[in-house]
């Protein structure tokens, strides 16, 4: 130091998430060895057992043994030792419950204090008494001895009566002061109560003795060293959803108690203290030194060591004592737990071990007083779970090893591989060295001192062997490291984002790598990353975030000059901040952890001199802040009063006569009982036309007809007063729209609610007729609002422009009127500046200072509880559980949009012909089937009887119908004829009479390419996945667009060029223009047609000459026209007039075969739909192999109650049906076209001229002309469907072919709703060919030509596109997005 996550993308606001560092840690896999650390963070809950404080015989009497002497009693000696007496169990050692102050930290203070053991100095140690423990006895029976025998008394614990001893134990008495206390006098010195001394004089208080004579004690006072104890001030956590707290409470007096000061305790007086600088109350917590962390400021935290405090089963209490209100000490009370003869008793591990328990989880019932220290003792020494040390745990930190070197283009396995190779990999195996730790065996420095002393620990040599010793986690991005294979949204994984639906580097395994290593991963936690609480360092117009607005109180801050003080502040100086830690150097463990020494630092507090610039405090003093004062002016500024016309509604009356009214259209309403309309009049109540403005006034809510009282406030002028009087503003405290609410009025109009009529799929809406509250008006409550400039007040300073209100002054001779115009108020633009950006821009959101309020991710929620406030209604204030990985802001580019502009297209509208209705044909869907193969959803089909064929039912078949390679076989082989089974395929079986089969060859034969069998690799798949994929194709759409480069401009995405004015068919041109040029598109080129030249002149033609026929360009000939095909030519807004910007270009005309792209073809930009196709082809991948593959038969894609698309024929007279007659273009023909001719009613045969075609053939063109007849009818319409009898393809027409003939002769008489094509050789209508092909289900598709119309000159609306804009919460982009109810499951609450 960052980085992932919000979006298509961007920039910003923000919050999750991560990399880092630590840990008294746990858990999961793993575990060689040492060192130095360190380990019940839960139950201050419970605790068996053993040890943790004694010790002195040199303080004392006595016991008890032992030993000398003695018979003995007895006496010496020596050792133990209860007990009386000392000293010490107040230290040492645990733990953190309690405790927010009676603690702790710092700094002072005691003139209100103590002090055993030590250490200075000075006095003294005289005499006497009386108990008391120890010890001894106390039971029954016997006259005694003696006997019973634990025996006072009681289960125990414990304790009673007699009895008689000792002390350094107690007790009196003397002594006595520089002790203490009363009185009095002096000196010094203190900040005050006061303090020291020095001196008179009275009172009063001491002792212990042992001894080996060395010594060790004992009283009394004095300073000391250490300790300790009282007070002071500042610091110390969350809560104001705790705002008041307080009776010994705050003070005084007397008195009591302390070592000592005090309400420490009494009693009486006073009534008073605390507290927003947060009292009081809830919550949590031992405090520091310091530890973690982090640039530091901070934040956390208080384990180990060190200091202080508190506690010892819980409560409460004194006693002893120098000290304790006492951990292993008393007494009481509680809980508890034990014992118990039930009467009663005993107990306190938060000491070291150690137990269950609790718990994720924390160790030996070890060893010694050797070394440090403590207690007794003269001392030996004796105690000492303090301490030293060793065990147990990878809990930590630090060290060390598991070997070194050599050793292949590189074993084996393993993986992956495009099959070639690549990777593990010098790794290993082999060779060769070495020996660290561990093992094993000897020795010993050092911890140890003036000697003794070593529980444990450590050196040193020696053997042996490469041997005993490596794992963990991770490999999608963040984040360093990638592959197969399995799974297939299953199973898992995940810090965040997020992977997983059949190719997963994200799940599990492996191979391969990366990181760290006796570890590694996780989970918890704490700080950093986070400037996400910003003091150092944040913001609030629109992202969270300015109180609706004002008056003002605490605070905060605050004008000039001056003189003074020294609290802030500076600086210099002394004290203090304990060690320990950190840091820095240097020294010891072989190095490091670790530990030692010196020094720095410990930024603090306390306290002295000095400075006086700021700031504060203080005198004084000023006018420019502020405020008065006086003279002017605008103003819907506010209260109350009083009044005035217009319009509305009633009501009275008059005229009038059918209708009003009202809406998109109507309805209810209303009205012959006279409406509506009109005229006069009466009355009512709210509001206030024009003036009227982006004006004006007000703190904001707000305020508009006049007049006249009260009355704030501003601005202009003058510069007479005051003299900083000022800014803000927590609480307070007043205003506050509109609804609502309380009393009371009022009430014309409007009008929630409600009725009623209408739209509607409904319509509790919108529109309509009515209509209550209410809106008016007086009081009194609410106290909100998108109460907004979404932008607090105030002051100051930072470029202009331009409108408008007020305006002093100025200017034009004056005046009206015009014009400048300081100042102060409302708007726009707009430079810097700021800002994510939009924007803001002297009315700042600039640059600054001062005060306030406010914000900290989204939902839950402004919601529950609590609290204040209201008559309600509701308001003020305000969480959390849980849950999400983002919710937002500005801004881009798209798509949208029942937004806007231009503007295109047979889009609409004009009009012409259809479809939808009939029968048929042919597709689909559905439904049927053993199967009705499949794909699509305007196709593959441009030809389904078999074949095709993917499907089904049966029959066969396994190296295979087809390729290749390879091993073996031996002329085996192919053809061919014949035979059995048998639907055929297929499986057996005969025959060799012919035929084919390369090379070499000595003609014996040999070899084996082809072919055959029989076997290994293999082949085969129209089986999956068009969502792995080439290629090919639709489509949007012939639409006019879609990029790029370099500059511009913007943080950025993007922009701009490509917009904007004309024009076009076109992003076509033109003109403008921070854009300037380019690409791919459009157009052009290139191919049919329409005109003329011009070559050329068969097979086409045939004017003009010549021949010949019943006639034909039928010959000779021409090259003239038609025509054929080559090359040319034309059009180009080029020409004339208008119009347009002097343009692009529109309009007219002329000329022209053609005129403004002449008409028609091909040609389809970035991209779009995971568009279609793995069934045309190719292809990854899966998947089948005696089958999903291959052959065969039949059967099926043709099935039919229906529904939809698409043609076709008609419904007829503009027709039908007969006779006659004319007139093309394009094609196609050898497995072909087939002429004349004959047969047949025909379909067709039968024959075969002639043609590889401008020559022959298909071929009759048809609709149309002439003429007859049919005369409105289910018809001479219209042909379906059904008989019968043919005919042609073909191996076969039965499912399931197409024609002919002759009969039948259905439905239909112009087709609801919707709904398609077409703008000219267009629709319309009429034939003709071609491809597929055996035939043909073709009414299909592609072409050909013939007749040949009608309308439109318009963009309102439908549908589709194109540019610009707009607005969006969409971006899988309107088939978006996205509330809300409602069902199911649980729980509360009504």
């Nucleotide at each position: 130091a960052g980085a992932g996550u919000u979006u298509g993308a961007u920039c910003c606001u923000g919050g999750c998430u991560c990399a880092g560092a630590a840990c008294g840690a746990a858990c999961g896999c793993u575990g060689g060895c040492g060192g130095c650390g360190u380990g019940g963070c839960u139950a201050a809950g419970g605790c068996a057992u053993g040890c943790a404080a004694g010790u002195c015989g040199a303080g004392c009497g006595g016991a008890u043994u032992u030993g000398u002497a003695g018979c003995a009693a007895u006496a010496c000696a020596a050792a133990u030792u209860a007990g009386c007496g000392g000293c010490g169990g107040a230290c040492g050692g645990g733990u953190g419950a309690c405790g927010a102050a009676u603690a702790c930290a710092u700094g002072g203070a005691c003139a209100a204090c103590g002090u055993g053991c030590c250490c200075u100095g000075g006095a003294c140690u005289c005499g006497g008494g009386g108990a008391u423990a120890g010890c001894g006895g106390c039971g029954g029976g016997g006259a005694a001895a003696c006997c019973c025998u634990u025996u006072g008394c009681g289960a125990a614990a414990g304790u009673g009566c007699c009895g008689g001893u000792a002390a350094u134990a107690c007790c009196c008495g003397a002594u006595g002061a520089c002790c203490u206390c009363g009185c009095g006098g002096g000196a010094u010195c203190g900040c005050a109560u006061g303090a020291u001394c020095c001196u008179g004089u009275g009172a009063g208080c001491a002792a212990a003795g042992u001894u080996c004579c060395g010594g060790c004690g004992g009283u009394c006072c004095u300073g000391g060293a250490g300790c300790g104890g009282u007070u002071c001030a500042u610091g110390u956590c969350c809560u104001a959803u705790c705002a008041g707290c307080u009776a010994g409470u705050u003070g005084g007096u007397g008195g009591g108690g302390u070592a000592a000061c005090g309400g420490c305790c009494u009693a009486c007086c006073a009534a008073g203290g605390c507290a927003u600088c947060g009292a009081c109350g809830g919550g949590u917590a031992g405090c520091g030194g310091g530890c973690g962390u982090g640039a530091g400021a901070g934040c956390g935290c208080g384990a180990c060591c060190c200091g202080c405090c508190a506690c010892a089963u819980c409560g409460g209490a004194a006693c002893u004592g120098a000290g304790a209100c006492a951990c292993g000490g008393u007494c009481c009370g509680g809980a508890c737990a034990c014992c118990u003869a039930c009467g009663g008793g005993u107990g306190g591990c938060u000491g070291c071990a150690g137990c269950a328990a609790c718990g994720a989880a924390u160790a030996u019932u070890c060893c010694g007083c050797a070394a440090u220290g403590g207690g007794c003792g003269c001392a030996a020494g004796c105690c000492u779970g303090a301490c030293g040390g060793a065990g147990c745990g990878a809990c930590g930190c630090c060290g060390c090893g598991u070997g070194c070197a050599g050793g292949a283009g590189g074993a084996a396995g393993u993986c992956c591989u495009u099959c070639g190779g690549g990777a593990u990999g010098u790794a290993a195996a082999c060779u060769g060295c070495u020996g660290u730790c561990g093992g094993g065996g000897g020795c010993u420095a050092g911890g140890a001192a003036c000697a003794u002393u070593g529980a444990c620990c450590a050196g040193c040599c020696c053997c042996a062997a490469a041997g005993g010793a490596a794992g963990c986690a991770c490999c999608g991005g963040c984040u360093a490291a990638c592959u197969c294979c399995g799974u297939g949204c299953c199973a898992g994984c995940a810090g965040c984002c997020g992977c997983g639906g059949u190719a997963a580097u994200a799940c599990g395994g492996a191979g391969g790598g990366u990181g760290c290593g006796a570890g590694c991963g996780u989970u918890g936690u704490u700080c950093g990353a986070a400037a996400u609480u910003a003091c150092u360092g944040g913001g609030c117009u629109u992202a969270a975030a300015g109180c609706g607005c004002g008056u003002g109180u605490a605070g905060g801050c605050g004008g000039g000059a001056u003189g003074g003080c020294a609290a802030g502040u500076g600086u210099c100086g002394g004290g203090u901040g304990a060690a320990a830690u950190c840091c820095c150097u240097c020294g010891g463990c072989u190095c490091a952890a670790c530990c030692g020494a010196g020094g720095a630092a410990c930024u603090g507090c306390c306290u002295g001199g000095c400075a006086a610039a700021c700031u504060g405090c203080u005198g004084u003093u000023c006018u420019u802040g502020a405020g008065g004062c006086a003279g002017g002016u605008a103003g819907a500024g506010g209260u109350g009063a009083c009044u005035g016309g217009a319009a509305c509604g009633a009501c009275u009356g008059g005229u009038g006569g059918a209708g009003c009214g009202g809406u998109g259209a109507a309805a209810u309403g209303c009205g012959u009982a006279g409406a509506u309309a009109u005229c006069a009049g009466u009355u009512g109540g709210a509001a206030c036309g024009c003036c009227g403005g982006a004006g004006g006034c007000a703190a904001a809510a707000g305020c508009g007809g006049g007049u006249c009282a009260c009355u704030g406030g501003g601005c202009c002028u003058g510069u007479c007063c005051u003299g900083a009087c000022g800014c803000u503003a927590a609480g307070a405290c007043g205003c506050g729209a509109a609804a609502g609410c309380g009393u009371g009025g009022g009430g014309a109009g409007c009008g929630a609610a409600c009725a009623g009529g209408a739209u509607u799929a409904g319509a509790u809406a919108c529109c309509c007729u009515g209509g209550u509250a209410g809106u008016c008006c007086a009081c009194g409550c609410c106290g909100u609002a998108a109460a907004c400039g979404a932008u607090g007040c105030g002051c100051a300073c930072u470029a202009g422009g331009u409108a408008u209100g007020a305006g002093a002054g100025g200017g034009u001779c004056u005046g009206a009127c015009c014009c400048c115009g300081a100042u102060c108020g409302u708007g726009c633009c707009g430079c810097a500046a700021a800002g994510a950006a939009a924007u803001c821009g002297a009315u700042a959101a600039g640059u600054g200072c001062g005060c306030c309020g406010c914000c900290u991710g989204g939902g839950g929620a402004g919601u529950a509880c609590g609290g204040c406030c209201g008559c309600a209604a509701g308001g003020c204030u305000a969480a959390a559980a849980c849950u999400c990985a983002a919710a937002g802001g500005a801004a881009u580019u798209g798509a949208c949009g029942g937004g806007g502009g231009c503007u295109c297209a047979c889009a609409c509208a004009a009009g012409c012909g259809g479809u939808g209705g009939a029968g048929u044909a042919u597709g689909u869907g559905g439904a049927u089937u053993a199967a009705u193969u499949c794909g699509a959803c305007g196709c593959g089909a441009a030809g389904c009887a078999c074949c095709u064929c993917a499907c089904c039912u049966g029959g066969g078949u396994u190296u295979g119908a087809c390729a290749u390679g390879u091993a073996c076989g031996g002329a085996u082989g192919c053809u061919c004829u014949u035979u059995u089974g048998g639907a055929a395929a297929c499986a057996g079986g005969a025959g060799u009479a012919g035929g084919c089969u390369g090379c070499c060859u000595u003609c014996g034969g040999g070899u084996g390419a082809a072919a055959c069998g029989u076997g290994c690799a293999c082949a085969g798949g129209u089986g999956c996945u068009g969502c792995a994929u080439g290629g090919c194709u639709g489509u949007c759409g012939u639409c006019a667009g879609c990029u790029c480069g370099u500059g511009c401009u913007g943080u950025g995405a993007a922009u701009u060029g490509u917009c904007g004015g004309g024009u076009u068919a076109a992003g076509u041109c033109c003109c403008u223009c921070a854009a300037c040029g380019a690409g791919c598109g459009a157009a052009a080129c290139c191919c049919c047609u329409a005109u003329c030249g011009u070559u050329a002149g068969u097979u086409a033609c045939c004017a003009g000459c010549g021949g010949g026929u019943c006639a034909u360009g039928c010959c000779g000939g021409g090259g003239a026209c038609u025509c054929u095909a080559g090359c040319g030519a034309g059009a180009c807004c080029g020409c004339c007039g208008g119009c347009g910007u002097c343009a692009a270009g529109c309009c007219g005309g002329a000329g022209g075969a053609a005129g403004g792209c002449g008409g028609g073809g091909a040609c389809g930009a970035c991209g779009u739909c995971a568009a279609g196709u793995c069934a045309u082809c190719a292809u990854g991948g899966c998947c089948c192999u005696u089958a999903u593959g291959c052959c065969c038969a039949g059967g099926g894609u043709g099935u039919c109650a229906c529904a939809c698309g698409u043609a076709c024929u008609a419904c007829a007279a503009u027709g039908g049906u007969c006779u006659g007659g004319a007139c093309a273009g394009a094609g196609c023909g050898a497995c072909g076209c087939g002429a004349u001719a004959c047969c047949g009613c025909g379909a067709g045969g039968u024959g075969g001229a002639g043609c590889a075609a401008a020559u022959c053939g298909c071929a009759g063109a048809a609709a149309c002309c002439a003429g007859g007849c049919c005369u409105c009818a289910g018809u001479u319409c219209a042909g379906a469907u059904u008989g019968c009898a043919g005919u042609c393809u073909g191996c076969a027409a039965c499912c399931c072919g197409a024609c002919u003939g002759c009969a039948u002769g259905a439905a239909g008489c112009u087709g609801g709703a919707a709904u398609c094509g077409c703008u000219a050789g267009u629709a319309a209508u009429c034939g003709c060919g071609c491809a597929u092909c055996a035939g043909c289900c073709a009414u299909g598709g592609c072409g050909c030509g013939g007749u040949g119309a009608a309308u439109g000159u318009g963009u309102u609306c439908c549908u589709g596109a194109g540019c610009c804009u707009u607005g969006u919460a969409c971006a899988c982009a309107c088939c978006g997005c996205c509330c809300g109810u409602c069902a199911a499951g649980u729980c509360a609450u009504c």